A computed fold for a 77-nucleotide RNA from a bacterium, annotated as transfer RNA.
Rfam family: tRNA.
It was read from a public genome assembly.
The prediction has a mean pLDDT of 81.
């Protein structure tokens, strides 16, 4: 340099054009429970969906560019 693949709350994962407010688990916060903690139950906060542009009535989802991680191939030394 070329190709492939991935990037979504603090962490892990789902969602691959319209079900309206992006879902779940762990973690965090509050409440209930308890003599206390834990467990359990209820509730809550937390996601520019890597970034930019395009297509579309509508983009996390499709296209292009770009950045980063990983894998493969190639070139130089």
């Nucleotide at each position: 340099g070329g190709g492939g693949u991935c990037g979504u709350g603090g962490c892990c994962u789902a969602g691959g054009g319209g079900u309206u407010u992006a879902a779940g688990g762990c973690g965090c916060c509050g409440g209930c429970c308890u003599g206390u903690c834990a467990c359990g139950c209820c509730g809550g906060a937390g996601a520019u969906c890597g970034c930019g542009a395009g297509u579309u009535c509508a983009a996390a989802u499709c296209u292009c560019g770009u950045c980063g991680g990983c894998c493969c191939c190639g070139c130089c030394a």